Description:
Model confidence (mean pLDDT): 76 of 100. This is a predicted structure of a 366-nucleotide RNA (Bacterial RNase P class A) from Candidatus Eutrophocola sp. Rfam family: Bacterial RNase P class A. By type it is a ribozyme. The gene name in the source record is rnpB. Lineage of the source: Bacteria > Pseudomonadota > Gammaproteobacteria > Pseudohongiellaceae > Candidatus Eutrophocola.
RNA sequence: UGAGUCGGCCAGGCAAUCGCUGCGUCAAGUCCUUCGGGAUUGGGCGUAGAGGAAAGUCCGGGCUCCACAGAGCACAGUGCCAGGUAACGCCUGGGGGGCGCGAGCCUACGGAAAGUGCAACAGAAAAGAUACCGCCUCACCUGUCCUAACCGGCAGGGAGGUAAGGGUGAAAUGGUGCGGUAAGAGCGCACCGCAUGGGUGGCAACACUCCAUGGCAAGGUAAACCCCACUGGGAGCAAGGCCAAAUAGGAAUCCGAUGGUGUGGCUCGCACCGGAUUCGGGUAGGCUGCUUGAGCAGCAUGGUGACAUGCUGCCGAGAUGAAUGGUUGCCCUAGACAGAACCCGGCUUACAGGCCGACUCUUUUU
Numbered sequence: 001u002g003a004g005u006c007g008g009c010c011a012g013g014c015a016a017u018c019g020c021u022g023c024g025u026c027a028a029g030u031c032c033u034u035c036g037g038g039a040u041u042g043g044g045c046g047u048a049g050a051g052g053a054a055a056g057u058c059c060g061g062g063c064u065c066c067a068c069a070g071a072g073c074a075c076a077g078u079g080c081c082a083g084g085u086a087a088c089g090c091c092u093g094g095g096g097g098g099c100g101c102g103a104g105c106c107u108a109c110g111g112a113a114a115g116u117g118c119a120a121c122a123g124a125a126a127a128g129a130u131a132c133c134g135c136c137u138c139a140c141c142u143g144u145c146c147u148a149a150c151c152g153g154c155a156g157g158g159a160g161g162u163a164a165g166g167g168u169g170a171a172a173u174g175g176u177g178c179g180g181u182a183a184g185a186g187c188g189c190a191c192c193g194c195a196u197g198g199g200u201g202g203c204a205a206c207a208c209u210c211c212a213u214g215g216c217a218a219g220g221u222a223a224a225c226c227c228c229a230c231u232g233g234g235a236g237c238a239a240g241g242c243c244a245a246a247u248a249g250g251a252a253u254c255c256g257a258u259g260g261u262g263u264g265g266c267u268c269g270c271a272c273c274g275g276a277u278u279c280g281g282g283u284a285g286g287c288u289g290c291u292u293g294a295g296c297a298g299c300a301u302g303g304u305g306a307c308a309u310g311c312u313g314c315c316g317a318g319a320u321g322a323a324u325g326g327u328u329g330c331c332c333u334a335g336a337c338a339g340a341a342c343c344c345g346g347c348u349u350a351c352a353g354g355c356c357g358a359c360u361c362u363u364u365u366u
Base pairs, nucleotide, nucleotide: 002361003360004359005358006357007356008355009354010353012331013330014329015328016327017326018325020049021048022047023046024045025044026043028041029040030039031038032037051337055348056347058346059345060344061343062342063236064235065234066233075232076231077230078229079228080094081093082092083091084090095109096107097106098105099104110227111226115225116224117221118220132166133165134162135161136160137159138158140157141156142155143154144153145152174192175191176190177189178188179187193216194214195213196212197211198210199208200207201206240288241287242286243285250279251278252277253276254275255274259273260272261271262270263269295314296313297312298311299310300309301308302307332335
C1' cells in the first nucleotide's frame, strides 16, 4: 500500500417560529364539602418527550387471574462438557468435526449390536449377499495351428477357484508394502488406521509419541419412525382491581285494591297484572394496573470470560383516536431501516453513511 477478521460507537447538525402529550409551579373559573380539603376546566411559565432494531411475536421470565397444577399417558420442545443467569432453545469458556495461508468462522454434535423403514438412476451386488469385464486352474468338450504321431500353442464353451485390477454409484465390506499362491485373499508379517480393556492427564466432554489384546467386527440414514435423558398446568394488560349513570330485569320490605284480564257462559280453583323504598349483580363511562426497574453510569474487587459483589451518583416517554410534529433559514460528509402501547432478558430480520480500537495476510522500503 492493498485485501480481510473481530469488537464497540453514532444514526444529520444549528437557529427561529407555530403546535401536541406528561410532570412541576403560578394565579383564575366551576362543582362538592364533615370547612381540613377534594374533583374538574382552560391559561401563563419551566422541564422532559421513541429505537438499535420500538419490527417479527420466535424463545425465556416477571406480573395477573383461573379449577394451587402430585402421578401416569399423550403431545411439544431440547440434546458434546462445564459454567453464567430470574430463566432460556440465550451467553461465556472448553472438547470433537468441517472451512480458511491466517486473524478467525460454521457446527440439532445422544443412540444405527432394541426394533421398523428408506436408498431414484446406474450397477453383479445398497447389507449378511454377490460376480459384469477380468485373473487363475482342469485326466472336460469343440474348432484350428505345429508334428509322422504324442506332447504342446491359440480361440470358444463347460466345470470350478478368486475379489488383485477395471467398470457403476453420493456411498461397495480397512490402507500401503513384503511374503505367500495356480491366481488371489488379514491367508501370514511389518507399519498406519480401527475396536476393546487398562494406564496417565483433565471437574467433565475428551486427549495421549503410553501398555496389552484382537485380524478387523452387522456400512449409511434418527431436522425417518423410534429408543434414552431432561424440560413444559392454562390463559393473557382486551390480564386483573376499584368507582359507577340511564333503561330493562332480579331480591327483600312496605303500601294500595279485594279489584282487572285469561281459562268459549257461571261458580270454585289456577295463572298473570300496580306503586314506593332499600339492596345486590352489571352495561355505558371514569379511575387504576402504568412505569423506580433482574434500571443506567462511573469506580473498586473477584473471575480467562459470560458475570457477580460493594460504594458513589442519576431518573432518561407513558399516550388511549392515541403526543413526540409542521414551516422557514443556514451548514455539510446530503441523512438508511424504521414509530413505544404492561415490563424485562434474548434470538432473528431490515438498514445510507461514518468513526474508533484490536488483530491477520500481502507488497515495497528501512